[in-house]
RNA sequence: ACGGAUUUCGGCGUUGGAGUCCGCCGUCAACCGCCCCGCAGGGGGAAGAUGACUCCUACUCAGUA
Numbered sequence: 001a002c003g004g005a006u007u008u009c010g011g012c013g014u015u016g017g018a019g020u021c022c023g024c025c026g027u028c029a030a031c032c033g034c035c036c037c038g039c040a041g042g043g044g045g046a047a048g049a050u051g052a053c054u055c056c057u058a059c060u061c062a063g064u065a
Stems, first nucleotide, its partner, number of pairs: 009026005016056006034045004
């Protein structure tokens, strides 16, 4: 100097916060969404506050007082 493994730390996983678990990345990184039409620019559409589970908050709908 290079490579590998383990541990620790930090960051990230399409709209807020938290816990647990999972995955990815090591700052020129992970990540910054998807579907349809179009050469492209661009136009149209669908799901979701989760990566997954649970809770809280915001928003929306219905009912009761």

Predicted 3D model of a 65-nucleotide RNA (Fluoride riboswitch aptamer (crcB RNA motif)) from an uncultured Bryobacteraceae bacterium.
The sequence was found by an Rfam model in a public genome assembly.
Of the family's consensus pairs, 100% are formed in the model.
Model confidence (mean pLDDT): 75 of 100.